Predicted 3D model of a 75-nucleotide RNA (transfer RNA) from a Verrucomicrobiales bacterium. The same sequence occurs in records of 2 taxa. It matches the Rfam family "tRNA". Gene Ontology term of the family: triplet codon-amino acid adaptor activity. The family's RNA type in Rfam is transfer RNA. The coordinates come from a structure-prediction model, not an experiment, and the mean pLDDT is 80.

[in-house]
RNA sequence: GCCUCGCUAGAUCAACGGUAGAUCAACGGACUCUUAAUCCGCAGGUUCUUGGUUCGAAUCCAAGGCGGGGCACCA
Repeated sequence: GCCUCGCUAGAUCAACGGUAGAUCAACGGACUCUUAAUCCGCAGGUUCUUGGUUCGAAUCCAAGGCGGGGCACCA
């Protein structure tokens, strides 16, 4: 440099153009002598950025950024 895959909550991941969710973690409570475990509850989002298409975009298109994999080049 070329090809390809990915980027969504603190973490791991869903969401096939129509209300952004789950699990774990965190936080509050119950239980317990206390902790852990268990149970109940609550909160947490500029969906990487910019632009386009659309009545409507996490989702489609373009460019850019960052990361993974492959190929090439080089001494």